[in-house]
RNA sequence: GAUUCAAGAGGCAAUGGAGUUUGCCUUCCCGAGCGGGAAAACCGCGUGAGCUGAUGACUCCUAUCAACAU
Numbered sequence: 001g002a003u004u005c006a007a008g009a010g011g012c013a014a015u016g017g018a019g020u021u022u023g024c025c026u027u028c029c030c031g032a033g034c035g036g037g038a039a040a041a042c043c044g045c046g047u048g049a050g051c052u053g054a055u056g057a058c059u060c061c062u063a064u065c066a067a068c069a070u
Stems, first nucleotide, its partner, number of pairs: 009026005016061006027038004044051002
């Protein structure tokens, strides 16, 4: 200096935030480098009128709705 593997790390999971955890994606292009761009995972159900839900799951907070009590 190069290659391979592993780990780490980043992103995503139909309406907000945080912690924990599960699953999924992690590739390509430009560039001497810093860096930039694109892609992937993802974007609920119904023929329609319309319907469920702030979680992928658990807990907490916030917003909204319903009932009851003070």

Predicted 3D model of a 70-nucleotide RNA (Fluoride riboswitch aptamer (crcB RNA motif)) from a Verrucomicrobiota bacterium. Model confidence (mean pLDDT): 77 of 100. The sequence was found by an Rfam model in a public genome assembly. NCBI's taxonomy places the organism under Bacteria, Pseudomonadati, Verrucomicrobiota.